[in-house]
Context: one part of a larger RNA
RNA sequence: UGACGGGGGCCCGCACAAGCGGUGGAGCAUGUGGUUUAAUUCGAUGAUACGCGAAAAACCUUACCCGGGUUUGACAUGCAGUCGACAGGUGCAGAGAUGCACCCUCCGAAAGGCGGCUGUACAGGUGCUGCAUGGUUGUCGUCAGCUCGUGUCGUGAGAUGUUGGGUUAAGUCCCGCAACGAGCGCAACCCCUACCGUAUGUUGCCAGCAAGUAAAGUUGGGAACUCGUACGGAACUGCCGGUGACAAACCGGAGGAAGGUGGGGAUGACGUCAAAUCCUCAUGGCCUUUAUGUCCGGGGCAACACACGUGCUACAAUGGCCGGUACAGAGGGCCGCAAACCCGCGAGGGGGAGCAAAUCCCAAAAAACCGGUCCCAGUUCGGAUUGAAGUCUGCAACUCGACUUCAUGAAGGAGGAAUCGCUAGUAAUCGCGGAUCAGCAUGCCGCGGUGAAUACGUUCCCGGGCCUUGUACA
Numbered sequence: 001u002g003a004c005g006g007g008g009g010c011c012c013g014c015a016c017a018a019g020c021g022g023u024g025g026a027g028c029a030u031g032u033g034g035u036u037u038a039a040u041u042c043g044a045u046g047a048u049a050c051g052c053g054a055a056a057a058a059c060c061u062u063a064c065c066c067g068g069g070u071u072u073g074a075c076a077u078g079c080a081g082u083c084g085a086c087a088g089g090u091g092c093a094g095a096g097a098u099g100c101a102c103c104c105u106c107c108g109a110a111a112g113g114c115g116g117c118u119g120u121a122c123a124g125g126u127g128c129u130g131c132a133u134g135g136u137u138g139u140c141g142u143c144a145g146c147u148c149g150u151g152u153c154g155u156g157a158g159a160u161g162u163u164g165g166g167u168u169a170a171g172u173c174c175c176g177c178a179a180c181g182a183g184c185g186c187a188a189c190c191c192c193u194a195c196c197g198u199a200u201g202u203u204g205c206c207a208g209c210a211a212g213u214a215a216a217g218u219u220g221g222g223a224a225c226u227c228g229u230a231c232g233g234a235a236c237u238g239c240c241g242g243u244g245a246c247a248a249a250c251c252g253g254a255g256g257a258a259g260g261u262g263g264g265g266a267u268g269a270c271g272u273c274a275a276a277u278c279c280u281c282a283u284g285g286c287c288u289u290u291a292u293g294u295c296c297g298g299g300g301c302a303a304c305a306c307a308c309g310u311g312c313u314a315c316a317a318u319g320g321c322c323g324g325u326a327c328a329g330a331g332g333g334c335c336g337c338a339a340a341c342c343c344g345c346g347a348g349g350g351g352g353a354g355c356a357a358a359u360c361c362c363a364a365a366a367a368a369c370c371g372g373u374c375c376c377a378g379u380u381c382g383g384a385u386u387g388a389a390g391u392c393u394g395c396a397a398c399u400c401g402a403c404u405u406c407a408u409g410a411a412g413g414a415g416g417a418a419u420c421g422c423u424a425g426u427a428a429u430c431g432c433g434g435a436u437c438a439g440c441a442u443g444c445c446g447c448g449g450u451g452a453a454u455a456c457g458u459u460c461c462c463g464g465g466c467c468u469u470g471u472a473c474a
Stems, first nucleotide, its partner, number of pairs: 001474002003471003007468007015458002019422005026313008034304002042053002064299007073122001077121008088103006106113002124288002127286003133282002135277003138273001140271001145184006151160003164175003190265004195233007205222002209220003236259001239253005315415001319374006331362003336355002341350003381412001386407007428450007
């Protein structure tokens, strides 16, 4: 100087407390451990691994296993030699890769170009080392800290500044002070959202006027309103009162759409964990070169006595079922989204208007509301499992897809010890969209609808910041 303490002081955080909803019990989905296996590819492992890499494992992917091929190679460049084709089509053999046969078949006057073959340099490796590395990322932590120049003090390591008194979300600001300044962080500048104005009105809008309809901005028209786009304004402790040290600031109030960082996002200091990644990529070294490369068929990554994590659905009446009837936002659409209409109980099929989309489509929002029914029961709760029949995608759904209909109807009656999230348009609850994608979502990323309870307080648990103290630790 740090680190540590079941030392002290001060202060924060859904850290506790106060509340609401869960997990832990059940069934299923998914990841992991373990076991099994020819293989169940690899990585991630307290917090910071475990719906993680993977925003899609039937083939492909694919890195694993078995088998069948291949060796200048699936891919790149150079050199030498040689040929004139290669590709494509058809047939045969084969599981296919591929092999064989036939058809067709180069350009240029030349140099040469292009392509094949042979040879040689080399290619190739998701092989090893993340403890050789770059880059990227997690975490402490959006915590308020981490440092420098000059000066001063100290033999020196170092100290001071950065400590102290207040204050703040903040090393934020004020005051004081052997310090005076400065940098990286904080804040602000950026984006979205909340209010208003101006400009502009199509594909959006419809107040007034007119036409028109079963209905409809449907038509003429309008530029008010909503909304879209752009540019401005508006919030600054600016104003008033109180407290305070005449400071910084804090408390209350006015006005205001918004009030003290308005709400949300992006933004992550010096560094820590030899943290993670050589399987995104790049890269040193090592290893491999008729194989650890490469092509193909099939299998596996999906196994199942078990154990754990994360979720979905429930155990019901604030509910289930049936009928009727409303109200979103944000997105996507040409190898696409697909309306009306017809067929089917349905998944879906036929059909193809319109739309490169404020125009058309996906598209039905759902919970809610109104009416009816069930009457507390393993039930009209719950839907696992299984049987049968189908639909769709795709070369192909056996291993191993999703969905539909009929039948079947399991566990489950609120979950032990323990444990998680959340402070407001939040939790809880309800549906909708998107990426990936031929097909496949309870996951992920977004969107809106309905919409709470509680916070006395900081003694205690956890993590963190500042000062101080002890130390046989570095």
Molecule: small-subunit ribosomal RNA, 3' major domain
Organism: metagenome